[in-house]
RNA sequence: CGGAAAAUAACACAGAGGUAGUGUAUCUGAUUUGGGUUCAGAAGGUCGCAGGUUCAAAUCCUGUUUUUCCGU
Numbered sequence: 001c002g003g004a005a006a007a008u009a010a011c012a013c014a015g016a017g018g019u020a021g022u023g024u025a026u027c028u029g030a031u032u033u034g035g036g037u038u039c040a041g042a043a044g045g046u047c048g049c050a051g052g053u054u055c056a057a058a059u060c061c062u063g064u065u066u067u068u069c070c071g072u
Stems, first nucleotide, its partner, number of pairs: 001071007010024004018055001026042005048064005
């Protein structure tokens, strides 16, 4: 320098146009003498950033940042 992939909750990931979810972790309650397990509930995100398309974008398009891989 050329090509490709990834970025979503504290962590690991799903979601491929129509109100952003799961597991673990955290908090509260029930259960227990207490702890653990189990059950119920809650909190936590403007989806790396900026633009564009669309009635509507995490998703499609463009640019850009970081990381990884391949090639010269």